A computed fold for a 112-nucleotide RNA from Bacteroidetes bacterium UBA6221, annotated as SAM riboswitch aptamer (S box leader). It matches the Rfam family "SAM riboswitch aptamer (S box leader)". Rfam's curators write: The SAM riboswitch is found upstream of a number of genes which code for proteins involved in methionine or cysteine biosynthesis in Gram-positive bacteria. The sequence was found by an Rfam model in a public genome assembly. Of the family's consensus pairs, 97% are formed in the model.
[in-house]
RNA sequence: UUCUUAUCAAGAAAGACCGAGGGAUAUGGCCCGUUGACGUCUUAGCAACCAUCAAGGUGAAAGCCUUGAAAGGUGCUACUUCCAUCCUGCAGCAAUGCAGGGCAGAUAAGUC
Numbered sequence: 001u002u003c004u005u006a007u008c009a010a011g012a013a014a015g016a017c018c019g020a021g022g023g024a025u026a027u028g029g030c031c032c033g034u035u036g037a038c039g040u041c042u043u044a045g046c047a048a049c050c051a052u053c054a055a056g057g058u059g060a061a062a063g064c065c066u067u068g069a070a071a072g073g074u075g076c077u078a079c080u081u082c083c084a085u086c087c088u089g090c091a092g093c094a095a096u097g098c099a100g101g102g103c104a105g106a107u108a109a110g111u112c
Stems, first nucleotide, its partner, number of pairs: 003110006013043005021032003026085004044077003049073002052069007081104001086101006
């Protein structure tokens, strides 16, 4: 970097350093930010994708499924992935709202 699958309304912050932008990208909106955001490091925490362990189910077996434990590898700790954008449906005179899908993105596991 390509592709595949799953998840994305829950959850979890302090200290130190830095110093002006930041919430992926574009536009609009809404927010965060010199009472120091973003970022980096340390510590703490959250969650349970993979791996591990236990019980049960299924299977000829490999394995798969369910539940639980624990926390090794990741991840995460403002705002729904902050919201909208494209398509469809419903409501509405309209502005717009609601629901579903798509695109894009993030994370995990696998894969070229």